[in-house]
RNA sequence: UAAGAUUCAGGUGAUGGAGUUCGCCUUAAACCGUCUUUAGCGACUGAUAACUCCUACGGAAUA
Numbered sequence: 001u002a003a004g005a006u007u008c009a010g011g012u013g014a015u016g017g018a019g020u021u022c023g024c025c026u027u028a029a030a031c032c033g034u035c036u037u038u039a040g041c042g043a044c045u046g047a048u049a050a051c052u053c054c055u056a057c058g059g060a061a062u063a
Stems, first nucleotide, its partner, number of pairs: 009026005016054006033044003
């Protein structure tokens, strides 16, 4: 100096917050939804990676 492994820590998993679990990435990367289109304009679904709760939004019913 390069590569690999381990530990600690951090970041991240298409729209907010919290807890738990899991995955991925780590000095740069992981990550950055779908349809149409040469590209785009345009159109569409979901607040979760998964589970639970809260908030926002949407639908139905009752008072």
Fluoride riboswitch aptamer (crcB RNA motif) from an Ignavibacteria bacterium, 63 nucleotides, folded computationally. It was read from a public genome assembly, where an Rfam model found it. The organism belongs to Ignavibacteria, within Bacteria.